[in-house]
The prediction has a mean pLDDT of 87. c-di-GMP-I riboswitch aptamer from a Pirellulales bacterium, 77 nucleotides, folded computationally.
RNA sequence: UCCCGACAAAGGCAAACCGGCCGCGAGGCCGGCACGCAAAGCCAUGGGUCUCCUGGGGAGAUCGUCAGGCUGCCGAA
Repeated sequence: UCCCGACAAAGGCAAACCGGCCGCGAGGCCGGCACGCAAAGCCAUGGGUCUCCUGGGGAGAUCGUCAGGCUGCCGAA
């Protein structure tokens, strides 16, 4: 350095739900909470799922749905 992932250490994130706001909608944002996560960090590239418009088709959402790419803390076996 790479692989790997501990009854290690320091931390981090935040499901569902609740309150408020934005959006036609899927959904997103903020706060509380804490199901869980070794990338539950980022990317809409492929597949999946979802929404809107629709004749064909187009536009959008989801990275905590799967895969892929990029980056990152620690250093036991």
The source organism's lineage runs through Bacteria, Pseudomonadati, Planctomycetota, Planctomycetia and Pirellulales. Rfam family: c-di-GMP-I riboswitch aptamer. Gene Ontology term of the family: cyclic-di-GMP binding.